The part of an RNA shown here (large-subunit ribosomal RNA, domain IV) has 346 nucleotides and comes from Niabella sp.
The coordinates come from a structure-prediction model, not an experiment, and the mean pLDDT is 90.
The source organism's lineage runs through Bacteria, Pseudomonadati, Bacteroidota, Chitinophagaceae and Niabella.
Its Rfam family is "Bacterial large subunit ribosomal RNA". Gene Ontology terms of the family: structural constituent of ribosome and ribosome.
[in-house]
Context: one part of a larger RNA
RNA sequence: CUCUCGUUAAGGAACUCGGCAAAAUAGCCCCGUAACUUCGGAAGAAGGGGUGCCCUAGUAGGUUGGAGAGGACUCGCUCCUCGAAGGCCAAAUGGGUUGCAGUGAAAUGGCUCAAGCGACUGUUUAACAAAAACACAGGUCUCUGCAAAGCCGUAAGGCGAUGUAUAGGGGCUGACUCCUGCCCAGUGCCGGAAGGUUAAGGGGGGGCGUGCAAGCGCCGAACCGAAGCCCCGGUGAACGGCGGCCGUAACUAUAACGGUCCUAAGGUAGCGAAAUUCCUUGUCGGGUAAGUUCCGACCCGCACGAAUGGAGUAACGACUUGAGCGCUGUCUCGACGAGAGGCUCG
Numbered sequence: 001c002u003c004u005c006g007u008u009a010a011g012g013a014a015c016u017c018g019g020c021a022a023a024a025u026a027g028c029c030c031c032g033u034a035a036c037u038u039c040g041g042a043a044g045a046a047g048g049g050g051u052g053c054c055c056u057a058g059u060a061g062g063u064u065g066g067a068g069a070g071g072a073c074u075c076g077c078u079c080c081u082c083g084a085a086g087g088c089c090a091a092a093u094g095g096g097u098u099g100c101a102g103u104g105a106a107a108u109g110g111c112u113c114a115a116g117c118g119a120c121u122g123u124u125u126a127a128c129a130a131a132a133a134c135a136c137a138g139g140u141c142u143c144u145g146c147a148a149a150g151c152c153g154u155a156a157g158g159c160g161a162u163g164u165a166u167a168g169g170g171g172c173u174g175a176c177u178c179c180u181g182c183c184c185a186g187u188g189c190c191g192g193a194a195g196g197u198u199a200a201g202g203g204g205g206g207g208c209g210u211g212c213a214a215g216c217g218c219c220g221a222a223c224c225g226a227a228g229c230c231c232c233g234g235u236g237a238a239c240g241g242c243g244g245c246c247g248u249a250a251c252u253a254u255a256a257c258g259g260u261c262c263u264a265a266g267g268u269a270g271c272g273a274a275a276u277u278c279c280u281u282g283u284c285g286g287g288u289a290a291g292u293u294c295c296g297a298c299c300c301g302c303a304c305g306a307a308u309g310g311a312g313u314a315a316c317g318a319c320u321u322g323a324g325c326g327c328u329g330u331c332u333c334g335a336c337g338a339g340a341g342g343c344u345c346g
Stems, first nucleotide, its partner, number of pairs: 001341008010332002014330001019327001027051005036041001038175001052097004061089004068082005073076001098102001110325007117317002122134002138173007150159003176312004181242003186239002188235005195230003201224002206219005243261005270304001271301001282298005
């Protein structure tokens, strides 16, 4: 010097990306516990007190046990009440006593406030990620009438299912509460006995080759011919989308209001510097002596927004962020001690 431990004056997070690590808390009994809440919770909230040994005392009491006793009537192998011995469990209270210290060692929650995300218990990158990712009950759309749809297989056959629309498959969303706006022009899907276009095929006016001819062979116009596409409608919890410029009020500022252009329609409710805000450490307020983080507001949303769900939300979380109490060698700033290495010999 390295590793693993132990102790440490005064201070107590000044350390650091960050209280990482360590310390602290701890069992049992009693008292006592807020906001909020889906009335279950939150709760071991928080915060206090007690804790050994001896006597009180194997007492009070409980439980088992039933000797026995009493009562009631529908009088029975009835019902109700009390309950001895014996077995087991076992206080409170009061008194005494002792140590620095009584859950005397070990094992054994630190707590609170606020916000984000995800409802929750679960699942996951075996060996750098456990999460706000996946799943999830619940919601909704869609397909499927049974030899079902869908899937595996060349097939036979099998799964679905020895099920039958309260069932099964697929997509999206993700408890619960309040809600889920406008656009069907494009794309998709669904519907449409008309019309247009459209293949093989049918049809053969007519034409060509050859032959003396009958014939044989070939080309072929009208016209009749599906799905599809065009066309006409519908459909957003289908893929998706949800404007610009100019002016205007008796200070100023702003613009309820007006004009105009474009669009399929121009973003409703709610939320908003947000896991989204570039400018930005926006501005104001709170917290600090001091706060690019945090919380509450404002709204000028570069570039939120409604099941690629919007906004809330009790409970829950080895999640993320901010603050505080307690506690400490994290630090001021080190020191001392123990063990194992390191060093020497072998």